This is a predicted complex of two RNAs, RNase P RNA and transfer RNA, with 466 nucleotides together. Rfam match: Bacterial RNase P class A. Rfam classes the family as a ribozyme.
RNA sequence: GCGGAGGGCCGGAUGGCCGCGUGGGGGCGACCCCGCGAGGAAAGUCCGGACUCCACAAGGCAACGGUGCCGGGUAACGCCCGGGCAGGGAAACCUGACGGAAAGCGCCACAGAGAAGAAACCGCCUUCGUUUCGACGGGGGUAAGGGUGAAACGGUGGGGUAAGAGCCCACCGGGGGGCUGGCAACAGCGCCCGCAUGGCAAGCCCCACCGGGAGCAAUGCCGAAUAGGGAUCGUGCGCCGGUUUGAUCUUUCGGGAUAUCACGGCAGGGGCGCCUUGGCCCGAACGAUCCGGGUUGGCAGCUGGAGCCCGCGGGCAACUGCGGGCGCAGAGGAAUGGUCAUCCAGAGGGGGCGACCCCUUGGACAGAAUCCGGCUUACAGGCCCUCCGCGCGU
RNA sequence: UGGGGUGUAGCCAAGUGGUAAGGCAGCGGUUUUUGGUACCGUGUAUCGUAGGUUCGAAUCCUACCACCCCAG
Numbered sequence: 001g002c003g004g005a006g007g008g009c010c011g012g013a014u015g016g017c018c019g020c021g022u023g024g025g026g027g028c029g030a031c032c033c034c035g036c037g038a039g040g041a042a043a044g045u046c047c048g049g050a051c052u053c054c055a056c057a058a059g060g061c062a063a064c065g066g067u068g069c070c071g072g073g074u075a076a077c078g079c080c081c082g083g084g085c086a087g088g089g090a091a092a093c094c095u096g097a098c099g100g101a102a103a104g105c106g107c108c109a110c111a112g113a114g115a116a117g118a119a120a121c122c123g124c125c126u127u128c129g130u131u132u133c134g135a136c137g138g139g140g141g142u143a144a145g146g147g148u149g150a151a152a153c154g155g156u157g158g159g160g161u162a163a164g165a166g167c168c169c170a171c172c173g174g175g176g177g178g179c180u181g182g183c184a185a186c187a188g189c190g191c192c193c194g195c196a197u198g199g200c201a202a203g204c205c206c207c208a209c210c211g212g213g214a215g216c217a218a219u220g221c222c223g224a225a226u227a228g229g230g231a232u233c234g235u236g237c238g239c240c241g242g243u244u245u246g247a248u249c250u251u252u253c254g255g256g257a258u259a260u261c262a263c264g265g266c267a268g269g270g271g272c273g274c275c276u277u278g279g280c281c282c283g284a285a286c287g288a289u290c291c292g293g294g295u296u297g298g299c300a301g302c303u304g305g306a307g308c309c310c311g312c313g314g315g316c317a318a319c320u321g322c323g324g325g326c327g328c329a330g331a332g333g334a335a336u337g338g339u340c341a342u343c344c345a346g347a348g349g350g351g352g353c354g355a356c357c358c359c360u361u362g363g364a365c366a367g368a369a370u371c372c373g374g375c376u377u378a379c380a381g382g383c384c385c386u387c388c389g390c391g392c393g394u
Numbered sequence: 395u396g397g398g399g400u401g402u403a404g405c406c407a408a409g410u411g412g413u414a415a416g417g418c419a420g421c422g423g424u425u426u427u428u429g430g431u432a433c434c435g436u437g438u439a440u441c442g443u444a445g446g447u448u449c450g451a452a453u454c455c456u457a458c459c460a461c462c463c464c465a466g
Stems, first nucleotide, its partner, number of pairs: 001390010012343007020037007039365001043376002046374005051215004056278006064211005069083005084098001085096004099206002104204002106200003121146002123142008154172006173195001174193003178189004219300004229291007238266004247258004268282003307326008344363001346361006395465007404418003412449001420436005442458005
């Protein structure tokens, strides 16, 4: 210098004028002053949480859904880091839904003899018969070769045989068990077994682990409005006690009896898909669902949070501990905009030998809506760091 | 803002692992003086896009795109 790999960051700057939202202050008021005001993805809504409601909680079972090599990180995750294995690359490096197919079921079209307990079309070998001596037909053996296919029941070489075949042997592959290293995934090294037993689990399934549902238009409060409307369904009128108060009856005026309200207890009933336990609600009315009507106002939830920055320490890293500093959008049909000037990248044109000067143009993707941690997708242009290969020079 | 669903020829639509039915419309022909009707024939599908699993994908998985519906 050229080609390539990995990671991080920026993604216009400053000022004036006009305008918008919001917080604070001032003014009787019109209004004025000061502060703050989009992103790395605010996006897709694909995962994981916080929070709120379904009263709720714990345990078990079933169904459904998800995850899937090992270890670690984290509030948690399907995310991240490190490692193993497999595949790709010359390398840096990249990619991987990467548990189980001798638990079971299912599927493997067409072609092919045969597609998962199997098979013989052409062949090869042998035997019997016929023969026009070319061959043909029947029986048996075989699976090396041909052929079909995505895939043909281990592969290559040798021995062996009538021809062949793990039939036998060596190496490779496979299975079983052992030792060593490693937390583990796994790796390495001996030993044993000639070894029919494909592929698909992003087919059902099995194993392990995880998960209740709904979502801020959740939810709570206030105000306004209206007729607290209609339909359907579920449970259901129990018993005991009862200070005090009130009623009736009785009384020896101390009280007692009966019924009953608030209240308490027991039994009963109701709700999670089901069961158990605790707990909650109902008890003379209560609850659920649906339809219709009215209101479409305000406040809270609402932004201080697993927060951001810096330093030191731990860790290979993800990450984390301690200390210090900072205040960083909060609208509610939804603000964050426009314009002018100067400058900075970039592009085009002209002038100059050149340093440079002049003119024009011009900055991507996109835009908060309860909030966080991730993933994925979009993105003009630019900067920085590390590494690999080749060439040249020293 | 949140939740749910759909995508196959110009239109409607079947197909849920084995190489894309059917109808309408279109085009050509026969019949007719002509048109319609009727009959015969025929073309048209990157199965929304991209990647993956598989021997094989409209179908299974992942990401994206477009459209539709619901919720005070």